[in-house]
Predicted 3D model of a 70-nucleotide RNA (transfer RNA) from a bovine gut metagenome. The coordinates come from a structure-prediction model, not an experiment, and the mean pLDDT is 83. Rfam family: tRNA. Gene Ontology term of the family: triplet codon-amino acid adaptor activity.
RNA sequence: CCCAUAGCUCAGCUGGCUAGAGCGUUCGGUUCGCAUCCGAGAGGUCGAGGGUUCGAAUCCCUUUGGGUCC
Numbered sequence: 001c002c003c004a005u006a007g008c009u010c011a012g013c014u015g016g017c018u019a020g021a022g023c024g025u026u027c028g029g030u031u032c033g034c035a036u037c038c039g040a041g042a043g044g045u046c047g048a049g050g051g052u053u054c055g056a057a058u059c060c061c062u063u064u065g066g067g068u069c070c
Base pairs, nucleotide, nucleotide: 001067002066003065004064007023008022009021010020016054025041026040027039028038029037047063048062049061050060051059
C1' cells in the first nucleotide's frame, strides 16, 4: 500500500431504490429416465468494535486475518 460482501468466484466503494451477478443448492416444467434448457425460491448483522450523518458496504478512528513492496 492492497484485499476481506451469499457455500465458491466476484461486482457495487465522488453516502440515498429494498444489497446484486455467475456457478452451486432446493422446488417445479420439459424427458421413459438423466443431462441440457426454462421458470421460481432459499441463502448476507458487507471481517470485528466505535464514531460522523436524517441516512454508511461506501466517510473517519481502533482492531483481526491474508497478500505485496522498501